[in-house]
């Protein structure tokens, strides 16, 4: 300098051929226990890395930018 991969909840990640943004685990409050854990049970929590574009509709599909890894030189 070229080339490929990754980037979604605090963290780990999942999301078929474009239409509901999900899990686990932490956190939060109930229950359960004399207390704690430990189990049930409901909550909160992500402008789906940023911008632009196609589209009726884009986390998903095109272009650039940004970060990381990785391969070539």
């Nucleotide at each position: 300098g070229g080339g490929g991969c990754u980037g979604u909840a605090g963290c780990u990640u999942a999301g078929c051929u474009g239409g509901g943004a999900a899990a686990g685990c932490g956190u939060c409050g109930c229950g359960u226990u004399c207390g704690c854990a430990u189990c049930g049970c409901g909550g909160a929590g992500a402008c789906c890395a940023g911008g632009g574009g196609u589209u009726c509709g884009a986390a998903u599909c095109c272009c650039c930018u940004c970060a990381g890894c990785u391969c070539c030189a």